[in-house]
RNA sequence: GCGGCGGUCGUCUAGCCAGGCUAGGACAUGGGCCUCCCGAGCCCACAGCCCGGGUUCGAAUCCCGGCCGCCGCA
Repeated sequence: GCGGCGGUCGUCUAGCCAGGCUAGGACAUGGGCCUCCCGAGCCCACAGCCCGGGUUCGAAUCCCGGCCGCCGCA
């Protein structure tokens, strides 16, 4: 330099091909219930689409450029 894959709450991850539901789940954290206390269990809250631009009534999703990571080729 070229190609492939990936980047989503604090962490891990689904959704992306095929645009529209409150962006879902697990763990963590905070609160509540329960308990003599703790833990477990149950309920609630919290917080996220790598950046810029384009297309569109509408973009995490499609298109272009960039950045970062992994792998392969040179």